The part of an RNA shown here (small-subunit ribosomal RNA, central domain) has 348 nucleotides and comes from an uncultured organism.
Rfam family: Bacterial small subunit ribosomal RNA. Its family is annotated with structural constituent of ribosome and ribosome in the Gene Ontology.
Its mean pLDDT, the model's own confidence on a scale to 100, is 90.
[in-house]
Context: one part of a larger RNA
RNA sequence: UUGGGUUUAAAGGGAGCGCAGGCCGCCGUGCAAGCGUGCCGUGAAAAGCAGCGGCCCAACCGCUGCCCUGCGGCGCGAACUGCUUGGCUUGAGUGCGCCGGAAGCGGGCGGAAUUCGUGGUGUAGCGGUGAAAUGCUUAGAUAUCACGAAGAACCCCGAUUGCGAAGGCAGCCCGCUGUGGCGCCACUGACGCUGAGGCUCGAAGGUGCGGGUAUCGAACAGGAUUAGAUACCCUGGUAGUCCGCACGGUAAACGAUGGAUACCCGCUGUCCGGCCCGUACGGUCUGGGCGGCCAAGCGAAAGCGUUAAGUAUCCCACCUGGGGAGUACGCCGGCAACGGUGAAACUC
Numbered sequence: 001u002u003g004g005g006u007u008u009a010a011a012g013g014g015a016g017c018g019c020a021g022g023c024c025g026c027c028g029u030g031c032a033a034g035c036g037u038g039c040c041g042u043g044a045a046a047a048g049c050a051g052c053g054g055c056c057c058a059a060c061c062g063c064u065g066c067c068c069u070g071c072g073g074c075g076c077g078a079a080c081u082g083c084u085u086g087g088c089u090u091g092a093g094u095g096c097g098c099c100g101g102a103a104g105c106g107g108g109c110g111g112a113a114u115u116c117g118u119g120g121u122g123u124a125g126c127g128g129u130g131a132a133a134u135g136c137u138u139a140g141a142u143a144u145c146a147c148g149a150a151g152a153a154c155c156c157c158g159a160u161u162g163c164g165a166a167g168g169c170a171g172c173c174c175g176c177u178g179u180g181g182c183g184c185c186a187c188u189g190a191c192g193c194u195g196a197g198g199c200u201c202g203a204a205g206g207u208g209c210g211g212g213u214a215u216c217g218a219a220c221a222g223g224a225u226u227a228g229a230u231a232c233c234c235u236g237g238u239a240g241u242c243c244g245c246a247c248g249g250u251a252a253a254c255g256a257u258g259g260a261u262a263c264c265c266g267c268u269g270u271c272c273g274g275c276c277c278g279u280a281c282g283g284u285c286u287g288g289g290c291g292g293c294c295a296a297g298c299g300a301a302a303g304c305g306u307u308a309a310g311u312a313u314c315c316c317a318c319c320u321g322g323g324g325a326g327u328a329c330g331c332c333g334g335c336a337a338c339g340g341u342g343a344a345a346c347u348c
Base pairs, nucleotide, nucleotide: 004319005318006317007302008301012316014201015200016199017198021194022193023192025088026087027086028085030083031082033081034080035077036076037075038074039073040072041071042070048066049065050064051063052062053061054060091191092188093187094186095184096183097182098181099180103177104176105175106174107173108172109171110154114150115149116148117147118146119145120144121143125136126135162169163168206247207246208245209244210243211242216240220236221235222234223233258315259314260313261312262311263310266293267292268291269290270289271288272287273286274285276283277282297304298303321348322347323346330341331340332339333338
């Protein structure tokens, strides 16, 4: 490479947008590049294959035919691919109406708790543990009441719920922004799918500058435990945790399952719309989402099963024994930490 694969064996890019590229709905017209077919030219000889022949045979050699699977040209054909042109509406999008949601950003407000401060009550302990001790406390702690300050997070509702492309998102209100679903079937008329590079977003931790600091809390200190204890437990505690701007760009970034479209038995729960009956509140009905169980089918099995891991098509990414190693070197990026790309020797 051919082929085979990617939930768990190696393998889906963390996610989106999107240039190039690849692929692309239904009906008609034309062209004939791809495609098919006929003919012509060319495709040296030798070689190869077949037949016949010459050396006694063979090897070897000669003759004839085929072959030379190709290229070019001239006709013909038009199903398919392509191109041209006309049309269509089901893909896609728009409009109008209604609805949903912890989607994002900015601002304002609220209560509980925590810690601290001040004052009151009050007195000898508090705290912590397996047990203790360090620690706090007669300079009045812990407890309790009142007032004040600060920062961070939002109990119940809350769900097997919802929203978002992913990361992720939860007190209440307002503003701005994005998005989805349903109904009407009014409009455009294939405007679509995917997407190497590229660009943007991207938890926690980390970095730079500035602010903030209640809680918790790497490092660190002390107390314990222990043979030791650079730990687990306890008392403290800096960075950090929070905000603004900028950087970084990783993850068990997981459904360990890329995206899109179509098709293929059912049962059941729930969320959001719509229609009808009806209104005890359910029901055949319809569309979209989130779950559970299963037929067929698939699978090595576990299991998946209309939200596929089934049946197919298109596009991208990735895998090819274990270790060495996500290392070394080089290059690119970064303030750094480090990230991206990514081997080999050797060894089993």